A computed fold for an 87-nucleotide RNA from Desulfobacterium sp., annotated as c-di-GMP-I riboswitch aptamer. The prediction has a mean pLDDT of 83. Taxonomically the source falls in Desulfobacterium (Bacteria, Thermodesulfobacteriota, Desulfobacteria, Desulfobacteriaceae). The sequence was found by an Rfam model in a public genome assembly.
RNA sequence: UCCGAUAAAUGGUAAACCCAUUGAGAAAUGGGGUCACAAAGCCGACAGGUCCUACUAAUGUGAAUUGAGGAUGGCUGGGUUGCCGGA
Numbered sequence: 001u002c003c004g005a006u007a008a009a010u011g012g013u014a015a016a017c018c019c020a021u022u023g024a025g026a027a028a029u030g031g032g033g034u035c036a037c038a039a040a041g042c043c044g045a046c047a048g049g050u051c052c053u054a055c056u057a058a059u060g061u062g063a064a065u066u067g068a069g070g071a072u073g074g075c076u077g078g079g080u081u082g083c084c085g086g087a
Base pairs, nucleotide, nucleotide: 001087002086003085004084012037013036017032018031019030020029021028022027035074041080042079043078046077047076048075049072050071051070052069053068056067057066058065059064
């Protein structure tokens, strides 16, 4: 630098759920918990998907819809970094 099928080894993270806190909410953070994960490390200011709607703009008789904003990396592609093994 490239590749990674299988078996390992050192380990790592922590789903659902519960408690506390923040938020309008999706959800996030901390503690417990241990479903699963070879990147379930990081990136949402790379592209999509899904979710939220307090404020804001347009349409609409209204319900709502679209935009805008926000969330999600344990939704996917992609970028990037790392452990072990092989060449």